[in-house]
RNA sequence: GGGCGCGUGGUGGAAUGGGUAGACACGAGGGACUUAAAAUCCCUUGGCUUCGGCCAUGCAGGUUCGAUCCCUGCCGCGCCCA
Numbered sequence: 001g002g003g004c005g006c007g008u009g010g011u012g013g014a015a016u017g018g019g020u021a022g023a024c025a026c027g028a029g030g031g032a033c034u035u036a037a038a039a040u041c042c043c044u045u046g047g048c049u050u051c052g053g054c055c056a057u058g059c060a061g062g063u064u065c066g067a068u069c070c071c072u073g074c075c076g077c078g079c080c081c082a
Stems, first nucleotide, its partner, number of pairs: 001081007010026003019065001027045006046055003058074005
């Protein structure tokens, strides 16, 4: 340099014949229980927010009523070839 694949919250991961992103689990926070803790149970948990909403699937664009999914360029990582 060329080809192929991958990139989603704090973590592992789900959702693709385009239709509410983050199911489920871990972790974390709060509460119940306990003399206290562990275990167990319940609630919350992407970011911002004026609490109405807005933004978010590597980044920037495009197609579309609608994109994690399709197209283009770029970035990063991995594999293969030279």